[in-house]
A computed fold for a 358-nucleotide RNA from Sediminicurvatus halobius, annotated as Bacterial RNase P class A.
RNAcentral holds the sequence, with entries from ENA and Rfam.
Rfam family: Bacterial RNase P class A. Rfam describes the family as follows. Ribonuclease P (RNase P) is a ubiquitous endoribonuclease, found in archaea, bacteria and eukarya as well as chloroplasts and mitochondria. Rfam classes the family as a ribozyme.
Its mean pLDDT, the model's own confidence on a scale to 100, is 78.

RNA sequence: GAAGUCGGCCGGGCAGCCGCUGCGCCUGUUCGCAGGCGUGGAGGAAAGUCCGGGCUCCACAGGGCAGGGUGCCAGGUAACCCCUGGGCGGCGUGAGCCGACGGAAAGUGCCACAGAGAACAGACCGCCGAUGGCCCGGUUCGCCGGGCACAGGCAAGGGUGAAAAGGUGCGGUAAGAGCGCACCGCGCGGGUGGCAACACGCCGCGGCACGGUAAACCCCACCCGGAGCAAGACCAAAUAGGGGAGCGCACGUGUGGCCCGCACGGCUCCCGGGUAGGUCGCUGGAGGUGUGCGGUGACGCACACCCAAGAGGAAUGGCUGCUCUCGACAGAACCCGGCUUACAGGCCGACUUCCCCC
Repeated sequence: GAAGUCGGCCGGGCAGCCGCUGCGCCUGUUCGCAGGCGUGGAGGAAAGUCCGGGCUCCACAGGGCAGGGUGCCAGGUAACCCCUGGGCGGCGUGAGCCGACGGAAAGUGCCACAGAGAACAGACCGCCGAUGGCCCGGUUCGCCGGGCACAGGCAAGGGUGAAAAGGUGCGGUAAGAGCGCACCGCGCGGGUGGCAACACGCCGCGGCACGGUAAACCCCACCCGGAGCAAGACCAAAUAGGGGAGCGCACGUGUGGCCCGCACGGCUCCCGGGUAGGUCGCUGGAGGUGUGCGGUGACGCACACCCAAGAGGAAUGGCUGCUCUCGACAGAACCCGGCUUACAGGCCGACUUCCCCC
């Protein structure tokens, strides 16, 4: 200098004018509010609503079934499908990146096309002629030599495929083949190291024991009650219901032949549910920043400091000027931890590979 990997950060700035909105103070008020001053007013993703929790209400003895989720190991955390560290596998020269990464000798299903054969495998091309057969020649009549490739043997080589039932070499054989052997690989048992996953150029045994697929059914282990801030709580008109007490038997209706009585209606007062409306929930919290300590790290602990939107038809905007490298994706609605997705441009740090110079 070039190319790249990982992590962190920023996401136009300043000023003026006019607005919107939360809070505090002051003034006025028709008690609804209005005005003035001060102060706060979107994001790294506020997004998708995909996971996990807090909070609220409902349900709930315990266990099981069904259903759903998770799935290498250890740790972190309130919890997680998250994060950290490690293991294993794959990719990359490398820094690094990616992985639903339990079980396929419990069972079932599926494996397109191509191909002879795709799972208790198969023989298209090919190799062989040991054995049987046929033909030719020889013969001491026992058989010998040669040929054919009909039966048969083989699976080395070719070919198909994502995948073809261990690999390389030597021996062996008619040709071959774990058929035998050495090394590699594989499985089982043990040992050593590690909390564990797992590892081992450790020891022994076994010629090797049956492909792939479980985000196919399934099996195993663990986890999971439902609904959500329009949750939910409180205050509470008018009108119409409900309950109770009292008044009055003056009146009406019913009961009854009639009177008394009783019931209902009536009047007054009280109580309760509940609608409109209002208030709370609402933002001080698993909070942030800094320092120190513990830990490889995620994170935890201690101390100090800070308070940073809280609306309810829903504010956070508009105009102008100057300036720069001309500005992307995008707008809170109960809160928090994650994941994922979108994003113009820029800054910083660590590391890797290559080239050049000293």
About this RNA:
The source organism's lineage runs through Bacteria, Pseudomonadati, Chromatiales, Ectothiorhodospiraceae and Sediminicurvatus.